Notes: A computed fold for a 263-nucleotide part of an RNA from a metagenome, annotated as large-subunit ribosomal RNA, domain VI. The full RNA is in RNAcentral, with records from SILVA. It matches the Rfam family "Bacterial large subunit ribosomal RNA".
[in-house]
Context: one part of a larger RNA
RNA sequence: CGUGGGAUAAUUGAAGGGAGCCGUCCCUAGUUCGAGAGGACCGGGAUGUACGGACCACUGGUGUAUCGGUUGUACUGCCAAGUGCAUAGCCGAGUAGCCAAGUCCGGAAAGGAUAAACGCUGAAAGCAUCUAAGCGUGAAGCCCCCCCUAAGAUGAGUUAUCCAUUACGUAAGUAGAGAGAUUCCUUGUAGACUACGAGGUAGAUAGGGCAGAGGUGUAAGUACAGUGAUGUAUUUAGCUGACUGUCACUAAUAGAUCGAAAA
Numbered sequence: 001c002g003u004g005g006g007a008u009a010a011u012u013g014a015a016g017g018g019a020g021c022c023g024u025c026c027c028u029a030g031u032u033c034g035a036g037a038g039g040a041c042c043g044g045g046a047u048g049u050a051c052g053g054a055c056c057a058c059u060g061g062u063g064u065a066u067c068g069g070u071u072g073u074a075c076u077g078c079c080a081a082g083u084g085c086a087u088a089g090c091c092g093a094g095u096a097g098c099c100a101a102g103u104c105c106g107g108a109a110a111g112g113a114u115a116a117a118c119g120c121u122g123a124a125a126g127c128a129u130c131u132a133a134g135c136g137u138g139a140a141g142c143c144c145c146c147c148c149u150a151a152g153a154u155g156a157g158u159u160a161u162c163c164a165u166u167a168c169g170u171a172a173g174u175a176g177a178g179a180g181a182u183u184c185c186u187u188g189u190a191g192a193c194u195a196c197g198a199g200g201u202a203g204a205u206a207g208g209g210c211a212g213a214g215g216u217g218u219a220a221g222u223a224c225a226g227u228g229a230u231g232u233a234u235u236u237a238g239c240u241g242a243c244u245g246u247c248a249c250u251a252a253u254a255g256a257u258c259g260a261a262a263a
Stems, first nucleotide, its partner, number of pairs: 001152001005163007015149004022048006033038001051106005059100004066093005071086006111143002117137004165176004180258004184200005205251003208247005214240003221234005
C1' cells in the first nucleotide's frame, strides 16, 4: 500500500515445513517344527539407546552489585572497624535467571491408493492360466492422520461485536470528530533496533518502604575468661541482587496526533 466504510477480537485452511529411528527382555512356549542340537510365526506386555520438544519441583553447573574466611599494600589521624587495588586478589558456599548431566513428553494407532508378491473369477486357446475385461490381499515407502506456520490464498475467505457524524462548499473537497489506535511515559519472564506483552492515578507498571521466603553462617559494640593468640555470652545473630505478598512514598503528569461512505 492492497484486501470497495472504519475498527477490535476469534477463526477456516489452499499451500509449505517438521516428525517418521533402532533395540533388549518377558508371556504365549521350551509350544509348532526338528532324530537331536536347537527353536519360532501370529498375538500381548515391559523397558531402553540415540534424536527432538518443553520445563526447573528434584539432582547439579553457573551465578563479576549475595554472605563469609583470608594474604599483601594504600588510605580513613591512631586502636578497633572498614574501603580501594591485587584475575572476582585468593578461597568456601549460594537466591533468581540461564542451563544439562536433571524432569516430563514424542515417534504411535486408525484410514485410502499401491510396489514386489500372493490370490478370485476368466477367456483368447472347449483344457490350463492372477489378466486380456473384471474383483481382492499386500510395505518402515506414497496420500492422509499428528505438530508448526499460514487469507499478499490479489481467488486477499469466515464469524461475533463496536462506531457510523458536524461545519463550510453546487460538487470535488477541506476542517473537526466517533469506535479504535498511536505518540509520549513506567516497564517485562519480550527484546540488537523494531516488534510483542503488562500498565499509565478510576493505577500495583517500575523503583522504594514493610513483612516473608531463600542464601550466608552467629555482625558490630559491650561484658566475662585467658599473659596472649583467642574463646564464651548477648545471638541460630547481622547482612542480604533478581523471588512472594503488601503499601501510592517516588515516577507513569499534562498534553498532542491519526482515524469512517459510496451505492